Annotation: This is a predicted structure of a 1467-nucleotide RNA (small-subunit ribosomal RNA) from an uncultured bacterium. RNAcentral holds the sequence, with entries from ENA, Greengenes and SILVA. Its mean pLDDT, the model's own confidence on a scale to 100, is 82.
RNA sequence: GAUGAACGCUAGCGGCAGGCCUAAUACAUGCAAGCUGAACGGUAAAUAUUGUAGCAAUACAGUAUGAGAGUAGCGUAAGGGUGCGUAACACGUAUGCAAUCUGCCCUGUACAGGAGAAUAGCUCGGCGAAAGCCGGAUUAAUGCUCCGUAAUAUAUUGGAGGGGCAUCCUUUUGAUAUUAAAGUCGCAAGAUGGUACAGGAUGAGCAUACGUCUGAUUAGCUAGUUGGUAGUGUAACGGACUACCAAGGCGAUGAUCAGUAGGGGAACUGAGAGGUUGAUCCCCCACACUGGCACUGAGAUACGGGCCAGACUCCUACGGGAGGCAGCAGUAGGGAAUAUUGGUCAAUGGAUGCAAGUCUGAACCAGCCAUGCCGCGUGCAGGAAGAAGGCCUUCUGGGUUGUAAACUGCUUUUGCCGGGGGAUAAAAUUCCCAUGCGUGGGACAUUGAAGGUACCCGGUGAAUAAGCCACGGCUAACUACGUGCCAGCAGCCGCGGUAAUACGGAGGGUGCAAGCGUUAUCCGGAUUCACUGGGUUUAAAGGGUGCGUAGGUGGGCAGGUAAGUCAGUGGUGAAAUCUCUGAGCUUAACUCAGAAACUGCCGUUGAUACUAUCUGUCUUGAAUAUAGUGGAGGUGAGCGGAAUAUGUCAUGUAGCGGUGAAAUGCUUAGAUAUGACAUAGAACACCCAUUGCGAAGGCAGCUCGCUACACUAUCAUUGACACUGAGGCACGAAAGCGUGGGGAUCAAACAGGAUUAGAUACCCUGGUAGUCCACGCCCUAAACGAUGGAUACUCGACAUCAGCGAUACACUGUUGGUGUCUGAGCGAAAGCAUUAAGUAUCCCACCUGGGAAGUACGACCGCAAGGUUGAAACUCAAAGGAAUUGACGGGGGUCCGCACAAGCGGUGGAGCAUGUGGUUUAAUUCGAUGAUACGCGAGGAACCUUACCUGGGCUAGAAUGCUGGUGGACCGAGGGUGAAAGCUCUUUUUGUAGCAAUACACCGCCAGUAAGGUGCUGCAUGGCUGUCGUCAGCUCGUGCCGUGAGGUGUUGGGUUAAGUCCCGCAACGAGCGCAACCCUUAUUUUUAGUUGCCAGCACGUAAAGGUGGGGACUCUAAAAAGACUGCCCGCGCAAGCGGAGAGGAAGGAGGGGACGACGUCAAGUCAUCAUGGCCCUUACGCCCAGGGCUACACACGUGCUACAAUGGCGCAUACAAAGUGUUGCAAUCCAGUGAUGGAAAGCCAAUCACAAAAAGUGCGUCUCAGUUCAGAUUGCAGUCUGCAACUCGACUGCAUGAAGCUGGAAUCGCUAGUAAUCGUAUAUCAGCAAUGAUACGGUGAAUACGUUCCCGGACCUUGUACACACCGCCCGUCAAGCCAUGGAAGCCGGGUGUACCUAAAGUCGGUAACCGCAAGGAGCCGCCUAGGGUAAAACUGGUGACUGGGGCUAAGUCGUAACAAGGUAAC
Repeated sequence: GAUGAACGCUAGCGGCAGGCCUAAUACAUGCAAGCUGAACGGUAAAUAUUGUAGCAAUACAGUAUGAGAGUAGCGUAAGGGUGCGUAACACGUAUGCAAUCUGCCCUGUACAGGAGAAUAGCUCGGCGAAAGCCGGAUUAAUGCUCCGUAAUAUAUUGGAGGGGCAUCCUUUUGAUAUUAAAGUCGCAAGAUGGUACAGGAUGAGCAUACGUCUGAUUAGCUAGUUGGUAGUGUAACGGACUACCAAGGCGAUGAUCAGUAGGGGAACUGAGAGGUUGAUCCCCCACACUGGCACUGAGAUACGGGCCAGACUCCUACGGGAGGCAGCAGUAGGGAAUAUUGGUCAAUGGAUGCAAGUCUGAACCAGCCAUGCCGCGUGCAGGAAGAAGGCCUUCUGGGUUGUAAACUGCUUUUGCCGGGGGAUAAAAUUCCCAUGCGUGGGACAUUGAAGGUACCCGGUGAAUAAGCCACGGCUAACUACGUGCCAGCAGCCGCGGUAAUACGGAGGGUGCAAGCGUUAUCCGGAUUCACUGGGUUUAAAGGGUGCGUAGGUGGGCAGGUAAGUCAGUGGUGAAAUCUCUGAGCUUAACUCAGAAACUGCCGUUGAUACUAUCUGUCUUGAAUAUAGUGGAGGUGAGCGGAAUAUGUCAUGUAGCGGUGAAAUGCUUAGAUAUGACAUAGAACACCCAUUGCGAAGGCAGCUCGCUACACUAUCAUUGACACUGAGGCACGAAAGCGUGGGGAUCAAACAGGAUUAGAUACCCUGGUAGUCCACGCCCUAAACGAUGGAUACUCGACAUCAGCGAUACACUGUUGGUGUCUGAGCGAAAGCAUUAAGUAUCCCACCUGGGAAGUACGACCGCAAGGUUGAAACUCAAAGGAAUUGACGGGGGUCCGCACAAGCGGUGGAGCAUGUGGUUUAAUUCGAUGAUACGCGAGGAACCUUACCUGGGCUAGAAUGCUGGUGGACCGAGGGUGAAAGCUCUUUUUGUAGCAAUACACCGCCAGUAAGGUGCUGCAUGGCUGUCGUCAGCUCGUGCCGUGAGGUGUUGGGUUAAGUCCCGCAACGAGCGCAACCCUUAUUUUUAGUUGCCAGCACGUAAAGGUGGGGACUCUAAAAAGACUGCCCGCGCAAGCGGAGAGGAAGGAGGGGACGACGUCAAGUCAUCAUGGCCCUUACGCCCAGGGCUACACACGUGCUACAAUGGCGCAUACAAAGUGUUGCAAUCCAGUGAUGGAAAGCCAAUCACAAAAAGUGCGUCUCAGUUCAGAUUGCAGUCUGCAACUCGACUGCAUGAAGCUGGAAUCGCUAGUAAUCGUAUAUCAGCAAUGAUACGGUGAAUACGUUCCCGGACCUUGUACACACCGCCCGUCAAGCCAUGGAAGCCGGGUGUACCUAAAGUCGGUAACCGCAAGGAGCCGCCUAGGGUAAAACUGGUGACUGGGGCUAAGUCGUAACAAGGUAAC
């Protein structure tokens, strides 16, 4: 885009078209084929009329018209329906009939004399339920029969011409024989009909060529089969049929069989070529309940005829009968689904008739249905308070719906009402006239179903008329709410797990519109079966290889022919359709006219380049010859040495062997080892390679025989002999099979030993088939160059093998092989590249998403194993290739780090402290959870904190703002109750301005408005933080390379702590990081000199910078200097490195700090804070008391103290830094054993205080013990802080005196002022659970060979099936559910063929008895045959206990096979 559509929602009108796609299922009822009295006999009723009788009624007789029925004629073979069957001369195109027929129609010629017998009807009788039948009598014809006449008819047979296409055709002229007829109407003329023949037209029949679906898992089919002769039969040819004879005919260019199907014009789609379809309309065919058969006829094997058989339905008196909607309506049924039991013969057409006319479900109309196409309408203009309402919102502001509505004006298609209203109708017929005939002219009258419709006019009044789908992308159209992986959506991708533009409804906007969506089907897109117009190294795809048949293709020149080809021309290609141009309906759809077209087929005339064919010729393709050369080419036979194993003998002694380590095994009965000899079988080291040969598989010691091949040279011979090759034939590694040998080694199976969680494996010790030979099978491989064969052409370089050309070792030329590299070109890329995957030609093979599956079934082959051929159901949305960036590897290379190693000290064991888990609890609030949680948030939980629990209270609330009201200054004091909070009561006071009203300020209360939440979501967020990691990386611009992802730069060679720097380079630059700039510390100088300092001077003290004074020193704190590989030597191109170098306080970044790239972990935090959304609102908010966060069987982390003599204790004694202090630090004195208390100077600090530093040093003591170690635990007594130390503080004294004697597996920190060790201070803080944290100084080591290994990291490279990236991916069994399918004892069908039996109707044939004068008939017999039966097979479906595998299915089991060297390389 399309549809004969259906379904859902919706629906105003008209025009034109269409309407059982399924059950060719069954059918009630009505209608659909009759007509003719001018062919015939003849009649009832009735009507008209005549006559007779009668007054009449009426009766009788006759005449005319005359239904139905009957004889006869024509029609019924058309029209209408359906698509069962049919793969066929059925259809289409073309041609032929010299092999034919043709009623009615047209033309022409001729003819029509005579005679006869019946029969229906009618009538009489009979039988039957009926349908119907029988008998007697009688009768007509255009019915039937006979005689006569008759030829250009038919048959037989002559003569003479002409022609063709084989049989033959045709012209002309004879002879003999046979065969015709009908009347009717009319006064007549005449009209019409009849017979024969010839011709025409129309229709039909037959034949031929070409075209016409799928399957080869259908490969052979055929006995009337193929042909001949002679007959039969027919309109006619013909095995169409019969007899005889022959053995043919068809088939890989697809016979036969099976399945499916009416064919065509055309329709839809498509740029076309094609693909799909075959409704409506037209042509042809087939069919008419199913099957068979003939009759009649011009025509039928007959839809509304017949006979027979069958199934079904109906009637029946049970004896018999009747029927055929795939005609029009209609009914049932089936189905997703398809209409009225309508009107009319007015027109068109048909039958019949002289005609009038009759008949006509053909036809024309109407009805139903949005089924389709087309057209129209549902109003138009103005109208801003941008109304109300809805929705959204940053929220009382705005936006949108929206000029939309209201309102005003206008119009009237359509609807409704009223009125008018044409054409389809022209005639024919009939009548008249003219006419030789065609025919012409004239006249009268009549006819409309549709329908009072189309159309026109008037009236009325915006009046009667909008929905459906969709809005994540494709694809035009976005928001809020609800929901919360639910409900649901979905064409594909995919949405939904609490902020869904994707679900649902809503608002809005988009699309189409009386329709809109969905479903189904077809074409397109799809160059995705590729003719136009594809591919095959790696994506699917080259046959394992050759020989060769058919076939396809094929070298140069000349000539003939003209089949293909090309051109002209003739015929045909129905109409409709399509296209164009016009025309008619108001337009369009629709219809009409004309043109064009129908790309085709056939004939004919030419052309001859190419192809073909025939003839001749050529040598370059191909082959041959001669002479050489080459090789692991094949095959047969013989020979050889090394090794191995075994055996014998000898030497010799305790192990050997084997592995990661072992063990099994062998060995004192003498192994292994060594030597000699012997035997056996198999394989041929070195030479040996990018070597060579072969068609491939494959081929390797040496020699010989036989044999094949390639190459080179000569250019001698033949003269296209060529290439390819479906089927076919041959060869074809290894394994395997059969028979017979052989058996050394190795070695499936098997056994044992190990390994392991297991180990039916990898490793080890053994070991049988097999490995070897002969013969015969098998026939497959990653049979690979994953690359079919042949020919030609197309830049180069190098290597190598075999030759040739020159005398040739150089070098060069050339031929044929084998390789590597590289251009153009090709390719998706990787890559290929004269050995093409380039450019072309020819032939063969093969491919068409993945899985199921190389499976099933079938067939063929095989001894078997198995091979070849080779599907489907079902299932998935991918599977796959090449390359890219990462990540990863039990890959590689380089490098770094307290990473290992070397060291020192710890942890893990004990007690305690502290944090966590778990458990417990009313609550033990919450968070942090590998590294990167666990002395973490917390730098300080008795109350408070506090978030938790229990209980008591408050509700605009604990705090703040605003508005209104009210009361009062506020502040304060007191009582009751209560655990407190709270509730409640009493009391005091009366602010400022103003005369006052009142206003202002403040406070309380009431009302209103903004609250509040440590409630949830760190996976909605900001901010902050941890970690990789202070690792050296991460990027950009431009350029260049690549189809692209992307690369280059950033890689490489060096160097560095460093992507630090240097050199090189299609890169050149730049940014964030690194480094530096900042702070501190180490040295010096300058300046400054108090509260710090004191060398010299002076005073002074018991002593003391205490004082004057000083700035020298220390110090303080500001400025500056200083370090840069700057200098020297060596190495190096340089960067830089080395030198215990010099100098220097410091040396190669001097030490330390702050500083943390792009990013990663949905890392941490909604409980610091902030914040979206959600939730609570007399509570999840707020206040209070008490409790809890401090629990305790246990487990873990981090610490402290120890286990002691490098120590404990006692006494004495020395040296810091950095901090802190007025709610404070407190000297000093007093009291107390002490914590501390009392009194108290000084200090807001370089001034005073905390403050004692400790380890250290000196002296003394203890003497190796659970101790004079260690200090837990507990008791008593106290101190301090604080409303308050019970739960639950710290400290003091006395007493008590636990575990613990250096710590398993494992594990942590540290490289120098570091570890270790020692003390000091501070924050928080009333106090303190601090052994923590953060700072400070004192004393002060050891070790680093080195980078193999562990961990982490960086760069380069490699592999990858990974990319939520190895904590990845992923395989198979088993278990469960579902699905389709194979096999299967069988069971149940279906269609087809065959054989036999039987056989209706009927044609044909035969026939003595019966009928008939006869012709002939009846009957009987025979052949054939529908149908029925029997039988055995084949084919094809369904079903089937059981069984086989397969597919699918969030979290099942067992292992871990593959992807990295996947941990045994994989296949």